[in-house]
RNA sequence: GCCUUCUUAGCUCAGUUGGUAGAGCGUGAGACUUUUAAUCUCAAGGCCAAGGGUUCGAGCCCCUUAGAGGGCG
Repeated sequence: GCCUUCUUAGCUCAGUUGGUAGAGCGUGAGACUUUUAAUCUCAAGGCCAAGGGUUCGAGCCCCUUAGAGGGCG
């Protein structure tokens, strides 16, 4: 230099046909318990790496940029 994969909640990851964004763990509150732990219930937390485009509508399609991984030279 070229090709390719990835970037979504505090962390690990789903979301594969374009139609109001989810799980587990963690956090907070409550229940239970003599207390802690465990268990159960509820809640908060993201405008999806950044910018632009297509579309009635984009996490998803297209372009550019940034970061991370892999391959080739």
Predicted 3D model of a 73-nucleotide RNA (transfer RNA) from Panagrellus redivivus. The coordinates come from a structure-prediction model, not an experiment, and the mean pLDDT is 82. It matches the Rfam family "tRNA". By type it is a transfer RNA.